[in-house]
Molecule: RNase P RNA; transfer RNA
Organism: Pseudomonadota bacterium
RNA sequence: UGAGUCAGCUGGGCAGUCGCCGGUUAUCUUUGAUAGCGGGAGGAAAGUCCGGGCUCCACAGGGCAAAGUGCCAGGUAACGCCUGGGAAGCGUGAGCUUACGGAAAGUGCAGCAGAGAGUAGACCGCCAGGCUCUUUAAGGGUCGGGUAAGGGUGAAAGGGUGCGGUAAGAGCGCACCGCGCGAGUGGUAACACGUCGCGGCUAGGUAAACCCCACUUGGAGCAAGACCAAAUAGGAAUCCAAUGUUACGGCCCGUAUCGGAUUCGGGUAGGUCGCUUGAGGCUGUUGGUGACAGCAGCCCUAGAUGAAUGACUGUUCAUGACAGAACCCGGCUUACAGGCUGACUCAAUUC
RNA sequence: GGGCGCUUAGCUCAGCGGGAGAGCACUGCCUUCACACGGCAGGGGUCGCUGGUUCAAUCCCAGCAGCGCCCACCA
Numbered sequence: 001u002g003a004g005u006c007a008g009c010u011g012g013g014c015a016g017u018c019g020c021c022g023g024u025u026a027u028c029u030u031u032g033a034u035a036g037c038g039g040g041a042g043g044a045a046a047g048u049c050c051g052g053g054c055u056c057c058a059c060a061g062g063g064c065a066a067a068g069u070g071c072c073a074g075g076u077a078a079c080g081c082c083u084g085g086g087a088a089g090c091g092u093g094a095g096c097u098u099a100c101g102g103a104a105a106g107u108g109c110a111g112c113a114g115a116g117a118g119u120a121g122a123c124c125g126c127c128a129g130g131c132u133c134u135u136u137a138a139g140g141g142u143c144g145g146g147u148a149a150g151g152g153u154g155a156a157a158g159g160g161u162g163c164g165g166u167a168a169g170a171g172c173g174c175a176c177c178g179c180g181c182g183a184g185u186g187g188u189a190a191c192a193c194g195u196c197g198c199g200g201c202u203a204g205g206u207a208a209a210c211c212c213c214a215c216u217u218g219g220a221g222c223a224a225g226a227c228c229a230a231a232u233a234g235g236a237a238u239c240c241a242a243u244g245u246u247a248c249g250g251c252c253c254g255u256a257u258c259g260g261a262u263u264c265g266g267g268u269a270g271g272u273c274g275c276u277u278g279a280g281g282c283u284g285u286u287g288g289u290g291a292c293a294g295c296a297g298c299c300c301u302a303g304a305u306g307a308a309u310g311a312c313u314g315u316u317c318a319u320g321a322c323a324g325a326a327c328c329c330g331g332c333u334u335a336c337a338g339g340c341u342g343a344c345u346c347a348a349u350u351c
Numbered sequence: 352g353g354g355c356g357c358u359u360a361g362c363u364c365a366g367c368g369g370g371a372g373a374g375c376a377c378u379g380c381c382u383u384c385a386c387a388c389g390g391c392a393g394g395g396g397u398c399g400c401u402g403g404u405u406c407a408a409u410c411c412c413a414g415c416a417g418c419g420c421c422c423a424c425c426a
Stems, first nucleotide, its partner, number of pairs: 001347010012316007020040002023037006042322001046333002049331005054221004061253004066217005071085005086100001087098004101212002106210002108206002123151002125147003129143005159177006178201001179199005184193003225273004235264006244258001246256002266425003280299008317320001352422007361375004369406001377393005399415005
């Protein structure tokens, strides 16, 4: 200098004018208005994909079913998240990715092609033998056999290479490699090993097929729920039920309760709370490889309900991307113009 | 704001691991003086999109996109 990897920050700035939504203080004809002061969207506020808090249904109970998760250890309120490690794969490398338990418990599936597709298999080929034809040998035809070396089919053909062996072959035997089981050593564990012994190989794929094993999960959601006020026809039809109904939105038990469901019709669509101080943030320090945790100090930073955060002007630059809170948090995923910082890798050149 | 469902031919839908199909519509021929009806034949598909599992995906799994439905209180 070029190419890259990882981690983090930012997401136009400044000034003026007029507005909008909360808070607080003061004054007033205290429902409210005016004035002053101070605050006012995000890293994803999004998708609603997971996990919790909170609220109601029993202080959420037992069993079955169903669903989810799935290498090991740790973190956490919890998780399908995060951190560290193992294994496999990709990359020259820094690094990145992984639904990564079990197929020697059982069942199922594998179209077409192919002789044979899971108790393997004889289509071509190879081999010896019987019969037969012709012939100098050899060769051809046919019959029942042996054979998984070679060909061919397929996504996949039941360990690989070599030597021996054989009629031809074959773990049939042996050496090396691979695989499985047991032991030992290291490690909390997953797992690893240029360690030892055993097994000739038995045990191919698929569990994002059923299933088995381990762990987790009661249901609904702030339109939850609590209170005040107002109004009405406390209505009609259909269905379900009497060892039943509903809470309990899969079933049984159990507890409580005595009608319930759907449709039509009637009334009100006003206010208060829930509502933002919280598993909160920042700084320092201690422990830990790290996620994170402990301690000390400081800070308060939107809370609407037709729903606020906008419009205009000036100036400057790189002409501003994705996008707008609605009960609140922790994550994941997806969208995102440009700019900045740090650490590391590879290549080339110069000293 | 919260909960749930769907996407396959022009339209309405079936299919649910190994051929992409049905009805209506469309095109051509026959029938008719002509049209309709009827008969015969035919064309038309990114199975919403992108990845993954599998030998193989419309189907199984994940993430996006689009469309639709339901939910206030009182008696």